[in-house]
């Protein structure tokens, strides 16, 4: 430098639940909490999964509506980086 990560140092982030704010929803943000994590920093227009509001159809209701309402179907430019990927970087026991 590469590659690799351990009963090291100094430090770091936070599931999961719970409270509060947004959001139709998956989820997001604040506080609190710690499952774990060597990148759980960063990147959502590579693949994967999550959701389905509107919009577009199709049932059905009756109060027949120049955007009725309720279902069901479909759909991502939504959300996930703690699925996979890229990309950057701190330490050094072997």
């Nucleotide at each position: 430098c590469a590659g690799c990560g351990u009963u090291a140092a100094g430090g770091g982030c936070a599931a999961a639940c719970c409270c509060a704010a947004c959001g139709a929803a998956a989820g997001c943000u604040g506080g609190g909490g710690a499952c774990g994590c060597a990148a759980a920093g960063c990147c959502a227009a590579g693949g994967g999964u999550c959701u389905a509001a509107a919009a577009c159809a199709g049932u059905a209701u009756c109060g027949c509506g120049u955007u009725a309402u309720a279902c069901u179907g479909c759909c991502a430019g939504g959300a996930u980086a703690g699925c996979c990927g890229g990309u950057u970087g701190c330490c050094g026991a072997a």

Overview
A computed fold for a 94-nucleotide RNA from a Bacillota bacterium, annotated as c-di-GMP-I riboswitch aptamer. Lineage of the source: Bacteria > Bacillati > Bacillota. The prediction has a mean pLDDT of 82. It matches the Rfam family "c-di-GMP-I riboswitch aptamer". Rfam links the family to the GO term cyclic-di-GMP binding. On this family, see Weinberg et al., Nucleic Acids Res 2007: "Identification of 22 candidate structured RNAs in bacteria using the CMfinder comparative genomics pipeline".